[in-house]
RNA sequence: GGCGCCAUCGUCUAGUGGCCUAGGACCCGACGUUUUCAGCGUCGUGAUCAGGGGUUCGAAUCCCCUUGGCGUCA
Numbered sequence: 001g002g003c004g005c006c007a008u009c010g011u012c013u014a015g016u017g018g019c020c021u022a023g024g025a026c027c028c029g030a031c032g033u034u035u036u037c038a039g040c041g042u043c044g045u046g047a048u049c050a051g052g053g054g055u056u057c058g059a060a061u062c063c064c065c066u067u068g069g070c071g072u073c074a
Base pairs, nucleotide, nucleotide: 001073002072003071004070005069006068007067010026011025012024013023018057028044029043030042031041032040033039050066051065052064053063054062
C1' cells in the first nucleotide's frame, strides 16, 4: 500500500429501514428484608449508536469519506 471485518450506557451485549425519544445483564444509587455486611426483592440513574456527509417520508440499520482496532495479502 491492496482487501476484509469491527466500533451501541462505566463494562459486556440485543438490533439487519417504521412496533426504538434504543432493550437486556453486570456495575452503581435509593428503599425493603438483616444486629451489620453479603445475598435476595422492588424501583431508579446512565448510550441521540466512533466523527462527518449522503440516500429515504423515515437511518443504530443502506452508501461514501475520515478516525481507531483486528485479520489477511504483498
Predicted 3D model of a 74-nucleotide RNA (transfer RNA) from a Candidatus Levyibacteriota bacterium. The sequence is in RNAcentral, with records from ENA. The organism belongs to Candidatus Levyibacteriota, within Bacteria. Rfam family: tRNA. It is annotated as a transfer RNA. Its mean pLDDT, the model's own confidence on a scale to 100, is 81.